[in-house]
Context: one part of a larger RNA
Molecule: large-subunit ribosomal RNA, domain I
Organism: Bacteroidales bacterium Phil12
RNA sequence: AGUACAUAGGGGGAUGCCUAAUGGCUUUCAGAGGCGAGGAAGGACGUAACAAGUUGCGAUAAGCCACGGGGAUUGGCAAAUACGAAGUGAUCCGUGGAUUUCCGAAUGGGGUAACCCACCAAGUUGAAGACUUGGUACCACGAAGUGGGGCGAACGCAGUGAACUGAAACAUCUAAGUAGCUGCAGGAAGAGAAAUCAAAAGAGAUUGCGUGAGUAGUGGUGAGCGAAAGCGCAAGAGCCUAAACCAAGGAUGUUGAGGCAUGCUUGGGGUUAUAGGACUUCGACAUAGAGAAGUAUAGCAUAGUAGAACAGUUUGGGAAAGCUGACCGUAGGAGGUGAAAGUCCUGUAUAUUAAAUGUUGUAUGAUCUUAGGAGUAUCCUGAGUAGGGCGGGACCGGAGGAAUCCUGUCUGAAUUAACCAGCACCAUCUGGUAAGGCUAAAUACUACUGAAAGACCGAUAGUGGACGAGUACUGUGAAGGAAAGGUGAAAAGAACCGUGAAUAACGGAGUGAAAGAGAAUCUGAAACCAUGUACUU
Numbered sequence: 001a002g003u004a005c006a007u008a009g010g011g012g013g014a015u016g017c018c019u020a021a022u023g024g025c026u027u028u029c030a031g032a033g034g035c036g037a038g039g040a041a042g043g044a045c046g047u048a049a050c051a052a053g054u055u056g057c058g059a060u061a062a063g064c065c066a067c068g069g070g071g072a073u074u075g076g077c078a079a080a081u082a083c084g085a086a087g088u089g090a091u092c093c094g095u096g097g098a099u100u101u102c103c104g105a106a107u108g109g110g111g112u113a114a115c116c117c118a119c120c121a122a123g124u125u126g127a128a129g130a131c132u133u134g135g136u137a138c139c140a141c142g143a144a145g146u147g148g149g150g151c152g153a154a155c156g157c158a159g160u161g162a163a164c165u166g167a168a169a170c171a172u173c174u175a176a177g178u179a180g181c182u183g184c185a186g187g188a189a190g191a192g193a194a195a196u197c198a199a200a201a202g203a204g205a206u207u208g209c210g211u212g213a214g215u216a217g218u219g220g221u222g223a224g225c226g227a228a229a230g231c232g233c234a235a236g237a238g239c240c241u242a243a244a245c246c247a248a249g250g251a252u253g254u255u256g257a258g259g260c261a262u263g264c265u266u267g268g269g270g271u272u273a274u275a276g277g278a279c280u281u282c283g284a285c286a287u288a289g290a291g292a293a294g295u296a297u298a299g300c301a302u303a304g305u306a307g308a309a310c311a312g313u314u315u316g317g318g319a320a321a322g323c324u325g326a327c328c329g330u331a332g333g334a335g336g337u338g339a340a341a342g343u344c345c346u347g348u349a350u351a352u353u354a355a356a357u358g359u360u361g362u363a364u365g366a367u368c369u370u371a372g373g374a375g376u377a378u379c380c381u382g383a384g385u386a387g388g389g390c391g392g393g394a395c396c397g398g399a400g401g402a403a404u405c406c407u408g409u410c411u412g413a414a415u416u417a418a419c420c421a422g423c424a425c426c427a428u429c430u431g432g433u434a435a436g437g438c439u440a441a442a443u444a445c446u447a448c449u450g451a452a453a454g455a456c457c458g459a460u461a462g463u464g465g466a467c468g469a470g471u472a473c474u475g476u477g478a479a480g481g482a483a484a485g486g487u488g489a490a491a492a493g494a495a496c497c498g499u500g501a502a503u504a505a506c507g508g509a510g511u512g513a514a515a516g517a518g519a520a521u522c523u524g525a526a527a528c529c530a531u532g533u534a535c536u537u
Base pairs, nucleotide, nucleotide: 001536002535003534004533005532006531007530009529010528016522017486018485023457024456025454026453027452028451029450030449031448032446033445034151035150042103043102044101045058046057047056049081053077054076064097065096066095067094068093069092073085074084075083108117109116110115118136119135120134121133122132123131124130138148139147140146141145155186156184157183158182159181160180166173170220196203197202207234208233209232210231211230217225218224238438239437240436241382245268246267247266248265249264251262252261253260254259273416275381276380277379278378279375280374281373282372288369289368290367294364295363296362297361298360299359300358301357302356304352305351306350310325311324312323313322314321326343327342328332334346335345336344387411388410389409390408391407392406393405394404397423418433419432420431421430422429473480474479493521496508497507498506499505
């Protein structure tokens, strides 16, 4: 030096087990779907007897007031010391209030956020350059007085709009109207009551799902893209205007001074395709519905309350285990208790409760809406619109034979004997009535709250984060971003003695079932180190 073995060795932290009422992940059901000038979200700085972190709170500062619950402890996490509070009901839980520094939309002006500097009014015994309280931003709506602004996870609508990529290169094409950016909104949004489909039969707003169907189509006919009707379901709901006509008001023009005409405002009227309405005439006040605030009532939510039934014995540190014999069950879900508990504790099934606030339903409710017959001469039924040309875009449809929809530009109808559509176009036929508007439900999503679950994870896993985690740390910055869980049933956390320089460390003693659980704490693998023995060189 090597090899092998050993050690109540060191070292290290794998493995096993665990997951704490409190960590994650993925769902289901229900709730909620917003907060903000009454100053939000998010922060800075403070705030406790002592107080670094975290939680709470705001100069009334781990808190103040009222009401309801509750019934013995209590001053958060968090022990100890000190000093207190509490049956005159604390702490705690719920509801409603008060307070709520400074920054922040930040809003008196400024500014390098949490700072600086003002003005006006009132007050502080007179005064003041000091102090206190209140006010003083901008925009919109004629004034008044209101509203707006900012934040927020996804879902929605709209505007704008890539590239990588695929086509085995690449240009049309694709990716994709995706990502990104912007605007605006709601608890959903958007769409929506046929100028719709269909096809000789019919349907009857919209939306979503299944199917139709990877079909019909489209496509350097490449890569690819890709419908609709119909059928089956979910849900179901329909309405209001413009105009004709009538009335009133005020305006303008004109006049032969009686008026007339034009356009405007308000009210009535009216709303459709088997055309309807105005208008003329007959008849009638019926029927059906909507519904704000408030009130009443019921349910639910936000604290709670009641809640059945077991003993003995054995082992053990400990009984819930074994044995013996019982009991309850609308409760044998779950968790805890010194080990494995239906009957010990918290609970569970079930029953029950609210001063206060919210929410849903029902009743009431000011008020509002809603009908018929006949006639048909005249009037009305949404115009720079429909359509067309040129250029784009949307549709399954890439300009094609290209309908349909949108429109930058140039044009430009008809008026019920009308107009549009049915995939060029024409005729017949069929269906419908554009150029105004509103509309619940079925659908999408989950930052947030509650309940329940998992052939999900179990500390290199599961969130980045089970721990003072978006922390420490890195970066000028945008941003990047960790490691780190476990004594024991209970601290009973080792009085006292000894070695020692020692508040280190260790040996006794003591606690404990165990210290071979000693705080560097469950278990405690390997590498590596040490010591000893044997062998080899």